[in-house]
Context: one part of a larger RNA
RNA sequence: CGUUAGAGUAUUGAGAGGAGCUCUCCUUAGUACGAGAAGACAGGGAAAGACAUACUUUUGGUGUACCAGUUACUGUGCCAACAGUAAACGCUGGGUAGCUAAGUAUGGAAAGGAUAACCGCUGAAAGCAUCUAAGUAGGAAACCCACCUCAAGAUAAGUACUCUCACCGCUUGAAACGGUUAAGGUCACGGCAAGAUUAACCGUUUGAUAGGUAUUAAGAGCAAGUACAGUAAUAUACUCAGCUAAAAUAUACUAAUAGACUGAGG
Numbered sequence: 001c002g003u004u005a006g007a008g009u010a011u012u013g014a015g016a017g018g019a020g021c022u023c024u025c026c027u028u029a030g031u032a033c034g035a036g037a038a039g040a041c042a043g044g045g046a047a048a049g050a051c052a053u054a055c056u057u058u059u060g061g062u063g064u065a066c067c068a069g070u071u072a073c074u075g076u077g078c079c080a081a082c083a084g085u086a087a088a089c090g091c092u093g094g095g096u097a098g099c100u101a102a103g104u105a106u107g108g109a110a111a112g113g114a115u116a117a118c119c120g121c122u123g124a125a126a127g128c129a130u131c132u133a134a135g136u137a138g139g140a141a142a143c144c145c146a147c148c149u150c151a152a153g154a155u156a157a158g159u160a161c162u163c164u165c166a167c168c169g170c171u172u173g174a175a176a177c178g179g180u181u182a183a184g185g186u187c188a189c190g191g192c193a194a195g196a197u198u199a200a201c202c203g204u205u206u207g208a209u210a211g212g213u214a215u216u217a218a219g220a221g222c223a224a225g226u227a228c229a230g231u232a233a234u235a236u237a238c239u240c241a242g243c244u245a246a247a248a249u250a251u252a253c254u255a256a257u258a259g260a261c262u263g264a265g266g
Stems, first nucleotide, its partner, number of pairs: 001153001005164007015150004021049002024046004051107005059101004066094005071086006112144002118138001120136002165265001166180004184262004188204004209255003212251005218244002225238003229234001
């Protein structure tokens, strides 16, 4: 821009893409078959591999400053206690959220249609024979469906429901043009499990959107200080302490103010 007024929500599916895998074992059954050796089809069941999709409950990884330990140097006058630097975490032990695989869950199916090679039935031409000429039954991971995803720019632009249906200028009147609005939308502002930017999505005081605060979860592991024991290193008690990122819940304390623009019929 179009879809023939302007919008919101929900849909149909023309069409397009994806997927489609395989092995082993048990049973049927040591059955059919075979002199024996050997040894099934069809049917039923169970595990497994690779691949794919989703997720983070579990098991783990990461988690650049969340917790603790620790060495050297420097600084806060000294002790104590801390802070900084040590290749862009000094080193070491752990680790929330998020992300993630090696983790968890699920999938390939079943059914149907029309067929290929092939196998038939009936059956003439050609008194026989013949699956074919008329007629007719089967038959594959391939094809069409079925399963999953996208999808009305499918310009053949679909369908359903709901909302707004209004005023002014110009004009004799209508159209066209211009302006103001409606439903709605955009900007703006607070964000985000969304994200390069855009976009999407959520919220904007009729509010839990982010921050803060409180509590909880979770992490790490028992702070400082004092007392006590010991010559001391250290240990014990107050103390499952003190501290804490991204998590959960609650709470308007702070900020989502103020607004602007756009936008309807012959």